Description: This is a predicted structure of a 73-nucleotide RNA (transfer RNA) from an Ignavibacteriota bacterium. Its Rfam family is "tRNA". NCBI's taxonomy places the organism under Bacteria, Pseudomonadati, Ignavibacteriota.

RNA sequence: GGGCUCGUAGCUCAGUUGGAAGAGCAUUCGGUUCGCAACCGAAAGGUCGCCGGUUCGACUCCGGUCGGGUCCA
Numbered sequence: 001g002g003g004c005u006c007g008u009a010g011c012u013c014a015g016u017u018g019g020a021a022g023a024g025c026a027u028u029c030g031g032u033u034c035g036c037a038a039c040c041g042a043a044a045g046g047u048c049g050c051c052g053g054u055u056c057g058a059c060u061c062c063g064g065u066c067g068g069g070u071c072c073a
Stems, first nucleotide, its partner, number of pairs: 001072007010025004019056001027043005049065005
């Protein structure tokens, strides 16, 4: 330098044909306990890497760009 691939909640990751953004863990609160852990319930937490385009409508399609991984040179 070129090819491929990944980027979604604090962490690890789902997200079907383009039509309401989710799970587990963690955090906070409540229940339970003499207390802690475990368990149960609830809440909070998002620029879907960034910019632009297509579309009535984009996490999803297209182009560019940034970062990580990998392969070739």